[in-house]
C1' cells in the first nucleotide's frame, strides 16, 4: 500500500425475496418454595458504526469514511 470479512439490546447472534426488528444469557417484576437457586409468565432493554445515493418503503442496495479480524506485498 491491496484485497476479503465483520459492525443489529448489557453479552454472544439471528434476521430468507426491500415492506415499521428477534432469540438465548444478563437485568427488573410476579407466581412456585419453610427460604434459595432452578423451572415457569411479563416487563424493560435498539437511532441497525458514520455520512449520502437509489427507492413510496433501506438493518437488507450502491458510493464513501471510521474501527476490527484474516490474508497479500
Nucleotide at each position: 500500500g491491496c484485497c476479503a470479512c465483520a459492525a443489529u439490546a448489557g453479552c454472544u447472534c439471528a434476521g430468507u425475496c426491500g415492506g415499521u426488528a428477534g432469540a438465548g444469557c444478563a437485568u427488573u417484576u410476579c407466581a412456585u418454595u419453610c427460604g434459595u437457586a432452578a423451572c415457569g409468565a411479563a416487563a424493560a432493554g435498539g437511532u441497525c458504526g458514520c455520512c449520502a445515493g437509489u427507492u413510496c418503503g433501506a438493518g437488507c442496495c450502491u458510493g464513501g469514511c471510521u474501527u476490527g479480524u484474516g490474508g497479500c506485498u

Description: This is a predicted structure of a 73-nucleotide RNA (transfer RNA) from uncultured Rikenella sp. It matches the Rfam family "tRNA". The family's RNA type in Rfam is transfer RNA. The sequence was found in a public genome assembly. The coordinates come from a structure-prediction model, not an experiment, and the mean pLDDT is 82.